Predicted 3D model of a 76-nucleotide RNA (transfer RNA) from a Spirochaetota bacterium. Rfam family: tRNA. The family's RNA type in Rfam is transfer RNA.
[in-house]
C1' cells in the first nucleotide's frame, strides 16, 4: 500500500430504519444488619468513534475519516 472485523453508559456486550437506545456488572441513595458482606426498592449515568448525506424518520442506509484488531502484499 490492499482486504475484513470492531468502535453505543465507568467495564463487558445487546439493539443493524419506526417513534422515549436497553441488558449485566459497577455507582448514588434508601430499607433489612451492630457493623460488613448479602439481598430488596427507588434513580443517575451512553445525542450509539468523528464529519457530511439520503429519508416524514438515521444507533441502523451511503460517502469521507480517526482509532483498534486480523489477514495478505511490499521494502529490509
Nucleotide at each position: 500500500c490492499g482486504g475484513g472485523c470492531a468502535g453505543u453508559a465507568g467495564c463487558g456486550c445487546a439493539g443493524g430504519g419506526g417513534c422515549u437506545a436497553g441488558c449485566g456488572c459497577g455507582c448514588u441513595u434508601g430499607g433489612u444488619u451492630c457493623g460488613g458482606g448479602a439481598c430488596c426498592a427507588a434513580g443517575a449515568g451512553a445525542u450509539c468513534g468523528g464529519a457530511g448525506g439520503u429519508u416524514c424518520a438515521a444507533a441502523u442506509c451511503c460517502u469521507c475519516u480517526c482509532u483498534g484488531c486480523c489477514c495478505g502484499a511490499c521494502c529490509a